[in-house]
RNA sequence: GCGGUAGUAGUACAGUGGUUAGUAUAUAAGCUUGCCAAGCUUGUGACCCGGGUCCGAAUCCCGGCUACCGCA
Numbered sequence: 001g002c003g004g005u006a007g008u009a010g011u012a013c014a015g016u017g018g019u020u021a022g023u024a025u026a027u028a029a030g031c032u033u034g035c036c037a038a039g040c041u042u043g044u045g046a047c048c049c050g051g052g053u054c055c056g057a058a059u060c061c062c063g064g065c066u067a068c069c070g071c072a
Base pairs, nucleotide, nucleotide: 001071002070003069004068005067006066007065010025011024012023013022018055027043028042029041030040031039048064049063050062051061052060
């Protein structure tokens, strides 16, 4: 330099165009217990960046950035 894959809560992932972007874990509060742990309930928190297509984009298209893999 070329090609491919990926980027979504603190962390690990799901979500292939349409009702409020979910799950686990973490975290805060409460319940429970003699205490801890475990369990239950509730809350907080995210679509890498810019542009385009569309009535509607996390999703499709273009460019960029980062990481990984391959080729040279």